[in-house]
Context: one part of a larger RNA
Molecule: large-subunit ribosomal RNA, domain III
Organism: Slackia heliotrinireducens
RNA sequence: GAGUAGCGAGAGGAGUGCGAGAAACACUCCCGCCGUAAGCCUAAGGUUUCCUGGGGAAGGUUAAUCCGCCCAGGGUCAGUCGGGACCUAAGCCGAGGCCGCAAGGCGUAGGCGAUGGACAACGGGUAGACAUUCCCGUACCACGAAGGUCGCGCUACUACCGAUGGGGUGACGGAGAAGGGUAGACCAUCGCGCAGUUGGUGCGCGUUCAAGCCUGUAGGGGGUGGCGUAGGCAAAUCCGCGCCACACAUACCCUGAGAGGUGAUGACGAGUCGAUUGAGACGAAGUGGUUGAUCCCAUGCUUCCAAGAAAAACCUCUAGGGAGUGGCCUUUGUGCCCGUACCCCAAACCGACACAGGUAGGCGAGUAGAGGAUACUCAGGCGAUC
Numbered sequence: 001g002a003g004u005a006g007c008g009a010g011a012g013g014a015g016u017g018c019g020a021g022a023a024a025c026a027c028u029c030c031c032g033c034c035g036u037a038a039g040c041c042u043a044a045g046g047u048u049u050c051c052u053g054g055g056g057a058a059g060g061u062u063a064a065u066c067c068g069c070c071c072a073g074g075g076u077c078a079g080u081c082g083g084g085a086c087c088u089a090a091g092c093c094g095a096g097g098c099c100g101c102a103a104g105g106c107g108u109a110g111g112c113g114a115u116g117g118a119c120a121a122c123g124g125g126u127a128g129a130c131a132u133u134c135c136c137g138u139a140c141c142a143c144g145a146a147g148g149u150c151g152c153g154c155u156a157c158u159a160c161c162g163a164u165g166g167g168g169u170g171a172c173g174g175a176g177a178a179g180g181g182u183a184g185a186c187c188a189u190c191g192c193g194c195a196g197u198u199g200g201u202g203c204g205c206g207u208u209c210a211a212g213c214c215u216g217u218a219g220g221g222g223g224u225g226g227c228g229u230a231g232g233c234a235a236a237u238c239c240g241c242g243c244c245a246c247a248c249a250u251a252c253c254c255u256g257a258g259a260g261g262u263g264a265u266g267a268c269g270a271g272u273c274g275a276u277u278g279a280g281a282c283g284a285a286g287u288g289g290u291u292g293a294u295c296c297c298a299u300g301c302u303u304c305c306a307a308g309a310a311a312a313a314c315c316u317c318u319a320g321g322g323a324g325u326g327g328c329c330u331u332u333g334u335g336c337c338c339g340u341a342c343c344c345c346a347a348a349c350c351g352a353c354a355c356a357g358g359u360a361g362g363c364g365a366g367u368a369g370a371g372g373a374u375a376c377u378c379a380g381g382c383g384a385u386c
Base pairs, nucleotide, nucleotide: 012030013029014028015027016026017025031383032382033381034380039363040362041361042360045343046342049341050074051073052072053071054070055069059067060066079140080139081339082338083337084336086117087116091112092111093110097106098105099104121138122137123136124135125134141335142334143333144332145331146330147329148328149327150326151325152324160321161320165317166316167315168314173304174303175302176301179297180296181295184291185290186289187288188287190206191205192204193203194202195201208267209266212262213261214260219255220254221253222252223246224245225244226243227242228241229240231239232238268286271282272281273280305308349358350357365377366376367375368374
């Protein structure tokens, strides 16, 4: 220079409290803002920022009693959620091997590797901070043991187990259309409360509930059985191929949302009573209609050409093992490792900053509306540090 520029989009007001001190902290009441978000949940990333108590140097574009700041203490609980003890894709590594002065490059077998496949838990409660993890209730999965019950086998070709092998399945594109449902929403009904009233009403709140188990529906798909067999690198009763018989169906088999029943003589539930220096107890109604998804049936159906992962799980077949073994029911036991706090369109991530920028996915209500536009509002969250 200069007490100059600036103090980074935005609505605050009043009272009370704590305090040395209050425009900014806490509480209350008004007012205002967002509301396909400025609400809620995750992935990535961050890595304790979470909660409680205390603090007032520095950080905070001002002050600060406040804080994502400082100090101390605490907090993340799983057979089922996500990952590993399963599988593979691109890609990567790579025994031997090939190449290269070397360093090293490529690559077979083999392995690693999710953004994909497979795979068993839901509802409520609790809490200062975690909960599909703790607690309560009701389940499910794998493996083991005991008991019960129903089979099969008896020295074998035969019960039963069963591949690292064969086959099936897993298994997949684009577009389009119709249907059946559900979530959700709205209206009514019913219950309670309030106002008002003398019986006509108005207003407010509630009218909720899963997995699992039973049933197997709307719908979708499929011929069934026998004989032969040179192919499926061995074998096969499996698959493929050929032939025959019977059917072509309202049958049978597979699949399949939802509804119904149960779960639930339970939970929740407006509210009432009680407690406030450790708090809980009781508990009404809990029905119907309309609308209606981008969610489910559906990896379905129809159609088109550009013809749209793999492997494991699973089913089956033998090879092989094999003398006791299998199914079901009941009871009982076991169930490892890692993550789990908190932020997540943001003051906690990426931008040197508490930066008007950027950041994948899911949910996302009402009235008007074609609509997730737009406007105003629920739930919820904010009033953005002079």